[in-house]
RNA sequence: GGACGGUUAGUGUAGUGGUUAUCAUCCUUGCCUUCCAAGCAGGGGACGGGUGUUCGAUUCCCCCACCGUUCA
Repeated sequence: GGACGGUUAGUGUAGUGGUUAUCAUCCUUGCCUUCCAAGCAGGGGACGGGUGUUCGAUUCCCCCACCGUUCA
C1' cells in the first nucleotide's frame, strides 16, 4: 500500500429505517437478614467524529480516526 471485519453504559453484548435501544455485570435506594453475602423490588448510566439519502438513521452511502484479520 490492497482486501475484509469491527467501533453501542465503567466492562462485555443484542439490535431488519419508525413506538421506551436488549441483556448481563457495575453504581445506587429500599425490602429481607442480628450483620454480611445471596435473593427480591425500584432508580442511574451508551449508539467513535463528520457528511449525504430519507418525513424519519444505531441501522443505508461516502470521508476520517482507532482496533483486528489477511495479502504483498

RNAcentral holds the sequence, with entries from ENA and Rfam. The RNA shown here (transfer RNA) has 72 nucleotides and comes from Nadsonia fulvescens var. elongata DSM 6958. The coordinates come from a structure-prediction model, not an experiment, and the mean pLDDT is 81. The source organism's lineage runs through Eukaryota, Opisthokonta, Ascomycota, Nadsonia fulvescens and Nadsonia fulvescens var. elongata.